[in-house]
RNA sequence: AAAUCGUCUUAGGGGUGCUUGUGCGAACAGGCUGAGAUUAUACCCUCGAAACCUGAUCCGGAUAAUGCCGGCGGAGGAAAAGAGAUUUCUCACAGU
Numbered sequence: 001a002a003a004u005c006g007u008c009u010u011a012g013g014g015g016u017g018c019u020u021g022u023g024c025g026a027a028c029a030g031g032c033u034g035a036g037a038u039u040a041u042a043c044c045c046u047c048g049a050a051a052c053c054u055g056a057u058c059c060g061g062a063u064a065a066u067g068c069c070g071g072c073g074g075a076g077g078a079a080a081a082g083a084g085a086u087u088u089c090u091c092a093c094a095g096u
Base pairs, nucleotide, nucleotide: 001088002087003086004085005084007083008082009081010080011046012045013044014043017032018031019030020029021028022027052077053076054075058071059070060069061068
């Protein structure tokens, strides 16, 4: 100096859908997928082929239904600094 990380600190980014019952509604109680569907002092993500958003009221498949699965997609956008550890390389000095 560079690379890496089941590490730490601080800071930051992000989503919350579908459905059944009761109900005028608000809401409450279940079911589905998921890390997360407002449990939240939680969960995921922070430089990127991987949080999430846009295209998208998109295309194909499945489902009770859905942003459920696949495609699109190495697409376009998207939030970071410091410390520590390990490895490698370079230079300087000293000894033999």